The RNA shown here (small-subunit ribosomal RNA) has 1505 nucleotides and comes from an uncultured bacterium. It matches the Rfam family "Bacterial small subunit ribosomal RNA". Rfam links the family to the GO terms structural constituent of ribosome and ribosome.
[in-house]
RNA sequence: AGAGUUUGAUCCUGGCUCAGAUUGAACGCUGGCGGCAUGCCUAACACAUGCAAGUCGAACGGUAACAUGCCUUCUGGCGCUGACGAGUGGCGGACGGGUGCGUAACGCGUGCUAAUCUGCCCAGUAGCGGGGAGAUAACCCGGGGUAAACUCGGGCUAAUACCGUAUACUCCCCAAGGUGGAAAGCUUGGGACCGCACGGCCUCGCGCUAUUGGAUGAGCCCGCGUCCGAUUAGCUAGUUGGUGGGGUAAAGGCCUACCAAGGCGACGAUCGGUAGCUGGGCCGAUAAGACGACCAGCCACACUGGUGACUGAGACACGGCCCAGACUCCUACGGGCAGGGAGCAGUGGGGAAUAUUGGACAAUGGGGGAAACCCUGAUCCAGCAUUGCCGCGUGUGUGAAGAAUUGCCUGCGGAUUUGUAAAGCACUUUCGGCGGGAAAGAAAAGUUGUGCGUUAAUACCGCGCGACCUUGACGUUACCCGCAAAAGAAGCACCGGCUAACUCCGUGCCAGCAGCCGCGGUAAUACGGAGGGUGCAAGCGUUAAUCGGAAUUACUGGGCGUAAAGCGCACGUCUGCGGUUGAUUCUGUCGAGAUGUGAAAUCCCCGGACUUAACCUGGAGAUCUGCAUCCGAUACUGAUUGCCUAGAAUAUGCAAGAAGAAAAGCGGAGUUCCAGGUGUACUCGCUGAAAUGCGUAUAUAUCUGGAGGAACAUCAGUGUGCGAAGGCGGCUUCCUGAUCCACUACUGACGCUGACGUGCGUAAAGCGUGAUGAGCAAACAGGAUUAGAUACCCUGGUAGUCCACGCCCUAAACGAUGAUAACUAGUUGUUGGAAGGGUAUGCCUUUCAGUGACGCAACUAACGCGUUAAGUUCUCCGCCUGGGGAGUACGGCCGCAAGGUUGAAACUCAAAGGAAUUGACGGGGGCCCGCACAAGCGGUGGAACAUGUGGUUUAAUUUGAUGCAACGCGAAGAACCUUACCUGCCCUUGACAUUCCAGGAAUCGUGCAGAGAUGCGGGAGUGCUUUCGGGAGGCUGGACACAGCUGCUGCAUGGCUGUCGUCAUCUCGUGUCGUGAGAUGUUGGGUUAAGUCCUGCAACGAGCGCAACCCUUGUCUUUAGUUACUAACAGUUCGGAUGAGCACUCUAGAGAGACUGCCGGUGAUAAACCGGAGGAAGGUGGGGAUGACGUCAAGUCAUCAUGGCCCUUAUGCGCAGGGCUACACACGUGUUACAAUGGGCGGUACAAAGGGUUCACAACUCGCGAGGGGGAGCCAAUCCCAUAAAACCGUUUGUAGUCCGGAUCGCAGUUUGCAACUUGACUGCGAGAAGUCGGAAUCGCUAGUAAUCGCAGAUCAGCAUUGCUGCGGUGAAUACGUUCCCGGGCCUUGUACACACCGCCCGUCACACCAUGGGAGUCGGUUGCACCAGAAGUAGGUAGUCUAACCGCAAGGAGGGCGCUUACCACGGUGUGGUCGAUGACUGGGGUGAAGUCGUAACAAGGUA
Repeated sequence: AGAGUUUGAUCCUGGCUCAGAUUGAACGCUGGCGGCAUGCCUAACACAUGCAAGUCGAACGGUAACAUGCCUUCUGGCGCUGACGAGUGGCGGACGGGUGCGUAACGCGUGCUAAUCUGCCCAGUAGCGGGGAGAUAACCCGGGGUAAACUCGGGCUAAUACCGUAUACUCCCCAAGGUGGAAAGCUUGGGACCGCACGGCCUCGCGCUAUUGGAUGAGCCCGCGUCCGAUUAGCUAGUUGGUGGGGUAAAGGCCUACCAAGGCGACGAUCGGUAGCUGGGCCGAUAAGACGACCAGCCACACUGGUGACUGAGACACGGCCCAGACUCCUACGGGCAGGGAGCAGUGGGGAAUAUUGGACAAUGGGGGAAACCCUGAUCCAGCAUUGCCGCGUGUGUGAAGAAUUGCCUGCGGAUUUGUAAAGCACUUUCGGCGGGAAAGAAAAGUUGUGCGUUAAUACCGCGCGACCUUGACGUUACCCGCAAAAGAAGCACCGGCUAACUCCGUGCCAGCAGCCGCGGUAAUACGGAGGGUGCAAGCGUUAAUCGGAAUUACUGGGCGUAAAGCGCACGUCUGCGGUUGAUUCUGUCGAGAUGUGAAAUCCCCGGACUUAACCUGGAGAUCUGCAUCCGAUACUGAUUGCCUAGAAUAUGCAAGAAGAAAAGCGGAGUUCCAGGUGUACUCGCUGAAAUGCGUAUAUAUCUGGAGGAACAUCAGUGUGCGAAGGCGGCUUCCUGAUCCACUACUGACGCUGACGUGCGUAAAGCGUGAUGAGCAAACAGGAUUAGAUACCCUGGUAGUCCACGCCCUAAACGAUGAUAACUAGUUGUUGGAAGGGUAUGCCUUUCAGUGACGCAACUAACGCGUUAAGUUCUCCGCCUGGGGAGUACGGCCGCAAGGUUGAAACUCAAAGGAAUUGACGGGGGCCCGCACAAGCGGUGGAACAUGUGGUUUAAUUUGAUGCAACGCGAAGAACCUUACCUGCCCUUGACAUUCCAGGAAUCGUGCAGAGAUGCGGGAGUGCUUUCGGGAGGCUGGACACAGCUGCUGCAUGGCUGUCGUCAUCUCGUGUCGUGAGAUGUUGGGUUAAGUCCUGCAACGAGCGCAACCCUUGUCUUUAGUUACUAACAGUUCGGAUGAGCACUCUAGAGAGACUGCCGGUGAUAAACCGGAGGAAGGUGGGGAUGACGUCAAGUCAUCAUGGCCCUUAUGCGCAGGGCUACACACGUGUUACAAUGGGCGGUACAAAGGGUUCACAACUCGCGAGGGGGAGCCAAUCCCAUAAAACCGUUUGUAGUCCGGAUCGCAGUUUGCAACUUGACUGCGAGAAGUCGGAAUCGCUAGUAAUCGCAGAUCAGCAUUGCUGCGGUGAAUACGUUCCCGGGCCUUGUACACACCGCCCGUCACACCAUGGGAGUCGGUUGCACCAGAAGUAGGUAGUCUAACCGCAAGGAGGGCGCUUACCACGGUGUGGUCGAUGACUGGGGUGAAGUCGUAACAAGGUA
């Protein structure tokens, strides 16, 4: 520091997810030790038991218990002593400890302040005199009532308890005279003096009183800061202020009476929700964010409520009191002065989840005490817990035969891995175990010696220094030593990418995984297991949570033309910002300014110390970024006060304009209607075509006249003008606003923006009332179209459109671009002014204000924008933060309504989106090609038959191929075989291969049984080689490994093939352009069959393709002439037979020839095209072979090969018979026909290319014929197959189911073969079906082609007159042309497609699930208002009652208690509202789901943009 994920790919926007760190955690698996921390986050739920606050006898009366001593009547007594229960009294129970309910507050943080208090403590001053017995507990007696808690009366008694009195510096009040107010003693020691004695007295210490100051602690006030919600906008009557009074320690409406009417609030009051705050811990680069366990500061609370009070220095009091309420407990049922772990342990409960009913006061601290000491669940320790952090260990070295048995993988070979790992050898002993030793935490107090202080004092006391003695829970302590043995100690997660780490097996969209993307449908590195590996390690993973990454709320540090986002527009309030130049001031600001504060701990730095680390600790080290005060600076900002004119405004003059409002008037053209005239009929109108409609009552058409309403052609402009926007268009008049320009004058910052608000919103639509209504036209009706057509089209037609008034307030209200100001190259139009020049209406230059086009820089994701910015800046406002749900629901406001405005959540997805790129596609466009259409010729589709397929049938009808590109295809030939199928009968190392063993040669006949395979016999034969053991090949039998499979998967594959397509394309290198995908080149202009060539060009070149090279054919030359040929010569049986010849034909080798080479024209002078000459051939001469990158998971596992899977007495092998040949039917491909351009009969002529020895077969001969006999010649330019047929010449037939056609059937034969029934082919004779040219539709062909005629071959025993592959014979017609159909190529355009239009995708309905709104209501929480009620308590009143201290001789008084009462007030109650939550028959829409239903709305002109 980033990464994954939207796409075919790219850039951007944008969300989701991951890697990091962390935790008071929990869960799963595993677990050796130690140190240091931490440990109910939930029920502030309820609690059994024990403990957590006492102490002081040196305040007091005393003596219940214990002990000592004494006495004793031996029951006991004596407070004398150590001490001490209960009691009086003092101090402390306001600290310490817990919790976070409440609280959004002066609660907390920080800083400041004045009107306060402060026990114990410190310092100072002055004191502690004299009385009362008046009281009272304890104690004693009696009573009530009893279960208990408790309580009443009487009688004693003390105090540092209580009450007067004296004094009063200081203190308080004050009318300035005065008045009022205190105290307490106790202990130690003691020389003189007094005293009978206690003692007085003196003295030290403690204590007490008053007071001053301090310290500490506390109370109060103020500035600033401190969560969310505006779908909470108004709140407030003690409310805000004043005066008098009261009250408090203290200011104050804190309280009260009166007066005034204020106070708070968009800088967010009030209300609702949530929450203890902070130092800080976590995270982060910072800023920030979220958090507030442990430790520390503050606050609040103590079962709930009483903002109950009492005591006190301090409380409205956790282990105090009172009352009310709920709960729990005891009870003898009458009651209760019984209770309150949110102290420490512990229990139940809740929960995913959190410990021991431990030890000690040894240390630190606290309370009491003079002290010893006592108390202390504070604290220190231990226990439990892998909860966290830190440290250590589980061994180290060596060791290759790379061991073995394993495991795993495998190409089967394996020095392939596990792996130096193990074993073996050597060494060590941390930790743990056993034994032993052994610190520090301890300083004091006490006793004593000594010095100083105090004092009259050497005493006592205090302080300092020394000596002695004693104190440890932890503790079996840390630490050290010894002993034994590698001995006791490794797991967890992961291994598709992100992300380090790969193989095998199992499974087969199942089981499962998953943080995101996504894996799994038979070869899963993604599931499960294994081996191996990677990471971390006494832990490792998972889950939850926080920050980070996320610049994804952007202060640092984002955006708003198209991705989410500029309000429809203006005016304008608060706010914010603001021109020039002075003066004053110093608010902000500034000073590495000063001072105070910012607690400690934490964090950082430098050190120290536990062996180290964590942990702990020292430092006037840093930091705490803050606040306050002071000083200084004065540029900027602010404030105050002047000046100015550049902003702004006003005046004057001129100008342009579809600018606006109200109103009036005018105009012409057209539509419609009415009247009249002319004039006519299957007419007019309408449409893609029609129909509805109109018309014989005279329409349409045409002419004249009239009525009425609405809108304003031309000018007029894809460049104009005006307005803030919406918007504004005939002409005239009147009124009104704004703008521009020019010159001067004037005011002197008066400005900009603009939440809330106000106005406009005259786009449309809609609403109300009224008027109007020609045309147009939702709804509606009819006609068409259609599968349907609630649409598009047509005929009609009402609201509405128009007007007046009033509403509505929304639009793609768009430049999808807020307003203002400034700055930053230009070029070129145009509108309105102005100035200057000029050759003077016109042209040129300059300038101001608009409005367009292009364009530099800059910006932008790109597109694009570009002085009219989307550039660079200042100011202000509005808005955005993934998609859907949803602009929906609820609530508020507005509206007559429709609806508008404001505006969520649950739930759900991993995307949604922008721009651009390459393709593909379009019922987009342009150009071009092709037997693509057209023009022709001949067919198919109808018939019969052949053949293939589907279907059906069957025991089986084996199987593959299925649009073009399956269907006379694999199959160039199924009677057996083939054969893969079926039935039946057999075999099991097998029909076939390799190895081993045994036997006998092999081989050839042959008998019996059987359908055969096979089985049982019998015979002939005895081989080759040899080193004599044997060996080679073949046969039979046996054994073990194995063979075998036309079984599956062509979607695991190789190879081969089809197709687009013989279409002209498909790419690369370098360069250039672009952020990039990519582009360029390959596009453009021409041309071509062609990306063929030329030319132009940021391209220049190259490759695979095209073409050419190859074969064949067409012409010629040459070479060679046998088996071919025969012109001349000879010759002949008249046949090139023969001699001879090599001229010709021909054969087959080598060459030539054609290249737009030549001429003319066109063209850019190019390429090329057109025409011509010559030539056998002319523009690729004809034909063939040749098939680029790729597409279709195209075809083939049944040619072959092959991975995996499957079968193994069978899915293998053998045999016989059957089937593949079936047959209501459908389709494809063909053959033969339907006839006279023909059929029949007779005669005559001319090929090419092939094949032939298990073969083709001549002559001759027999048969009507198929064929039989025959056997010459030929291994072939020699012989044979082998007569080519159509054609031609005659003749017959005369338009008919025929002298056409030949299916089918009968009889008789031939031939191949072991065999011809199922099921071959052929021959003869006889019989003679359909069919008279074929519907919709559809195929082939452009020249030696179509059409037509025959010949040959492969396969093959036989079987093709119909298939296939070749061969030659005869031999046409037509092409104007590219509008249309199909296919293809190039350019361009649109796209929401990329599996690419056989694409994508929308809505209703049906089904399931989920969350949510409404809902008659029901239940609960909370709260406002009004009223009732009034416990305890406090305050006020009160002579009902009681009354020790003081006054008074007394009576009585002062004062007080109880009671009663008034005020305040908790619980509670009644009524009525608000708000929130839960639930609710039914209901609304939404979301998600498998391959459901109906249509096809959108994306292309998406077929109606």

The sequence is in RNAcentral, with records from ENA and SILVA.